[in-house]
RNA sequence: AUCUGCACAUCGCCGAGUCCCCGUCCUUGGGGAGCCGGGGACCCCCCUCCUGCCGCCGUGGCGGCCCGAGGUUCUCCCCCGGGGUGAAUCGGGAGCUCUCGCCGCCAGCGGCGCGGGCGCCCGUAGGAGACCUUCCUGCUCCGAACCCGUCAGCUAACCCGGUAGGCGAGAAGGAAGGAAAGG
Numbered sequence: 001a002u003c004u005g006c007a008c009a010u011c012g013c014c015g016a017g018u019c020c021c022c023g024u025c026c027u028u029g030g031g032g033a034g035c036c037g038g039g040g041a042c043c044c045c046c047c048u049c050c051u052g053c054c055g056c057c058g059u060g061g062c063g064g065c066c067c068g069a070g071g072u073u074c075u076c077c078c079c080c081g082g083g084g085u086g087a088a089u090c091g092g093g094a095g096c097u098c099u100c101g102c103c104g105c106c107a108g109c110g111g112c113g114c115g116g117g118c119g120c121c122c123g124u125a126g127g128a129g130a131c132c133u134u135c136c137u138g139c140u141c142c143g144a145a146c147c148c149g150u151c152a153g154c155u156a157a158c159c160c161g162g163u164a165g166g167c168g169a170g171a172a173g174g175a176a177g178g179a180a181a182g183g
Stems, first nucleotide, its partner, number of pairs: 011168004018033005034163006044153001046071004052065006081151001082148004090123004095118004100113006126142004131178007
């Protein structure tokens, strides 16, 4: 000097995930503030039925507008309907495996097809990159996971929940507006 690991401290990055108090006494519990998210009326939106009007043609249907009414049900488990947190969504390719269907014969194997799961590769909606916001150009990285349980549009009051974790990469340049510091 370089690399690797551990501990502490400081400065930072992603993220809503930060601060204070009390108890316990060593990592948990409770409370408050701040921050974030979900559920949840009228009105509006959507669906169904109905009243009336208009338009179209194949003449008994379709479409549009309007008046009115309705939108409901005992429990448990699972997740394939649906939904939520989150930037994390949607495609394509080959492989392995499973359910089902069809076909073949050598009779328990093979082939094909729909679908599910697993990991891989290539893209991609989107997201992040050292004071903040917006725009343009460019580079790098991420593009996961989990939850509710047949239910969720919006939503005042009101109700409920979270405040975990992970990281140390540096790719910036330009324009505008702020903030901060100095004189």